[in-house]
RNA sequence: GAGCCUGUAGCCCAAUGGACUAAGGCACUGCACUCCUAAGGCAGAGAUCCGGGUUCGAUUCCCGGCAGGCUCG
Numbered sequence: 001g002a003g004c005c006u007g008u009a010g011c012c013c014a015a016u017g018g019a020c021u022a023a024g025g026c027a028c029u030g031c032a033c034u035c036c037u038a039a040g041g042c043a044g045a046g047a048u049c050c051g052g053g054u055u056c057g058a059u060u061c062c063c064g065g066c067a068g069g070c071u072c073g
Stems, first nucleotide, its partner, number of pairs: 001072007010026003018056001028044004049065005
């Protein structure tokens, strides 16, 4: 330098055009329980890499950028 793949919460991972909040797990916070802690229980907060475009509607499709990974030279 070229090609391909990926980017969603602190971490992991769904949703592939739609209707009300983007689902779930771990972690975190609070409550209750307990002599105390842990486990388990109840509740809560937290996310679509950035900028444009298409569309009535974009996490999803298109373009550019950025970051990471793999391969080739």